[in-house]
RNA sequence: CCCUGAAAAAGGCAACUCACACCGAAAGGGUGGGGCGCAAAGCCACUGGCCUACGUCCGGAAAUGCCGGAUAGGGUAGCAGGGCUGCCAGG
Numbered sequence: 001c002c003c004u005g006a007a008a009a010a011g012g013c014a015a016c017u018c019a020c021a022c023c024g025a026a027a028g029g030g031u032g033g034g035g036c037g038c039a040a041a042g043c044c045a046c047u048g049g050c051c052u053a054c055g056u057c058c059g060g061a062a063a064u065g066c067c068g069g070a071u072a073g074g075g076u077a078g079c080a081g082g083g084c085u086g087c088c089a090g091g
Base pairs, nucleotide, nucleotide: 002091003090004089005088012038013037016034017033018032019031020030022029023028036078042084043083044082046081047080048079049076050075051074055071056070057069058068059067060066
């Protein structure tokens, strides 16, 4: 440096859930407790997927503030691919 692996050792993260006088229009995020699971479940929105719709556009109506549809500039890295970095062990 490359490949394989999580059996061991040291650790790490945190699904979901509970709490919060937290942020956000929402999806979602943050802090703390518990701990589903994960060998990159470390970091990055580049490609696709998925989620949301403040705003914008269209339509309806009892007509500015309601309802419906479309749309990412918002989100998801624990959806997949990709990029970067990395502990231990074996080869």